The part of an RNA shown here (small-subunit ribosomal RNA, central domain) has 350 nucleotides and comes from an uncultured prokaryote.
[in-house]
Context: one part of a larger RNA
RNA sequence: CUGGGCGUAAAGCGCGCGUAGGUGGUUUGGUAAGUUGGAUGUGAAAGCCCUGGGCUCAACCUGGGAACUGCAUUCAAAACUGCCAGGCUAGAGUACAGUAGAGAGGGGUAGAAUUUCAGGUGUAGCGGUGAAAUGCGUAGAGAUCUGAAGGAAUACCAGUGGCGAAGGCGGCCCCUUGGACUGAUACUGACACUGAGGGUGCGAAAGCGUGGGUAGCAAACGGGAUUAGAUACCCUGGUAGUCCACGCCGUAAACGAUGUCAACUAGUUGUUGGGAGAAUUUAUCUCUUAGUGACGCAGCUAACGUAUUAAGUUGACCGCCUGGGGAGUACGGUCGCAAGACUAAAAGUC
Numbered sequence: 001c002u003g004g005g006c007g008u009a010a011a012g013c014g015c016g017c018g019u020a021g022g023u024g025g026u027u028u029g030g031u032a033a034g035u036u037g038g039a040u041g042u043g044a045a046a047g048c049c050c051u052g053g054g055c056u057c058a059a060c061c062u063g064g065g066a067a068c069u070g071c072a073u074u075c076a077a078a079a080c081u082g083c084c085a086g087g088c089u090a091g092a093g094u095a096c097a098g099u100a101g102a103g104a105g106g107g108g109u110a111g112a113a114u115u116u117c118a119g120g121u122g123u124a125g126c127g128g129u130g131a132a133a134u135g136c137g138u139a140g141a142g143a144u145c146u147g148a149a150g151g152a153a154u155a156c157c158a159g160u161g162g163c164g165a166a167g168g169c170g171g172c173c174c175c176u177u178g179g180a181c182u183g184a185u186a187c188u189g190a191c192a193c194u195g196a197g198g199g200u201g202c203g204a205a206a207g208c209g210u211g212g213g214u215a216g217c218a219a220a221c222g223g224g225a226u227u228a229g230a231u232a233c234c235c236u237g238g239u240a241g242u243c244c245a246c247g248c249c250g251u252a253a254a255c256g257a258u259g260u261c262a263a264c265u266a267g268u269u270g271u272u273g274g275g276a277g278a279a280u281u282u283a284u285c286u287c288u289u290a291g292u293g294a295c296g297c298a299g300c301u302a303a304c305g306u307a308u309u310a311a312g313u314u315g316a317c318c319g320c321c322u323g324g325g326g327a328g329u330a331c332g333g334u335c336g337c338a339a340g341a342c343u344a345a346a347a348g349u350c
Stems, first nucleotide, its partner, number of pairs: 004321003007304002012318001014202004021194003025088007033081002035077008049065006091191001092188004096183004103177007110154001115149007125136002162169002207248006216242002221237004259317006267295012279282001299306002323350002332343004
């Protein structure tokens, strides 16, 4: 390289958009680049193969044939692919009318709770644990009532419920805005799919920069316990951080450990959003469509399992794997303020 693979054994980029490239619905006509057939030329000789001959045989030598799977020219074919021209509507999209939704950004606002502060009542404890102690409290704590401040998060509803490409998204109201689904018609007429070792955007948490904010929680750190020790688990405190704005970082068990798109292949059942129809008009039934779950046949699978949301049967395109460890490391390069990220070996070793 071929081949074989990628849910769990090595292996699906964290996720989009999209360039080149690859691939591409249906039909008519043309063309003849690919494709197919014929002819001609060439494909040195020797060798290999077949069949004769010569050394007594053989090796060896030698005659003839075949082969040389190729290339060029030319003639022809037109099914398929390509190209050119013209149609079509089943893919894709647009218009119209509806529907559901924690989809996104911005602004406002509400109640509960924690904490703190001020005041009233009130007196000796509170807090915490396995048990304690540190801690708080007669300078009046804890408890309770009233008021105020401030930050963060939104109980119940809440649901293998919903939305989003993924990360993710949850009080209520307003503004701006993306997508999806359904219905019946009209329109465009292949406009599509995938997508590089090209590009670009988004991307949890932690972390970084500048400036704010800081109620609770809480790395680090202090103290108290435990213990042989205890740089821990438990307790009491507590700073970064968690929050906001702007800018970086670009990683996660970024997981369904399952790339995207399309077609086909038994069923049963729950649920969410639509649309029809039926009747005994109701806590109803049936059909259909887009999601989301459970079970299950064939098939597949090493097994587990999966099974119309495939890991089944196929097609298109991309990514990735090739024994363990060394190592996702070194070196080099690119990016980053840094932390580091991305790309990515080898020796020696089993």
Its mean pLDDT, the model's own confidence on a scale to 100, is 86.